RNA sequence: GGGCUCGUGGUCUAGUGGCUAUGACGUCGCCCUCACACGGCGAAGAUCGAGAGUUCAAUUCUCUCCGAGCCCA
Repeated sequence: GGGCUCGUGGUCUAGUGGCUAUGACGUCGCCCUCACACGGCGAAGAUCGAGAGUUCAAUUCUCUCCGAGCCCA
């Protein structure tokens, strides 16, 4: 230098044009217990990497940039 894949709550992740963006772990509150753990119930937490475009509508499609990984030279 060229090609490909990826970027979504604190972490990992589902969703790939349309309804309130999914779940697990973690965190917080309540119940349970003498207490802790386990368990049960509930809650908070995401401008979906940044910007532009297409569209009635974009996390999803297109382009540019940033970042990570792999391959080729």
RNAcentral holds the sequence, with entries from ENA and Rfam. This is a predicted structure of a 73-nucleotide RNA (transfer RNA) from a Candidatus Aenigmatarchaeota archaeon. RNAcentral records the identical sequence in 2 taxa. Its Rfam family is "tRNA". Its family is annotated with triplet codon-amino acid adaptor activity in the Gene Ontology. The organism belongs to Candidatus Aenigmatarchaeota, within Archaea. The prediction has a mean pLDDT of 82.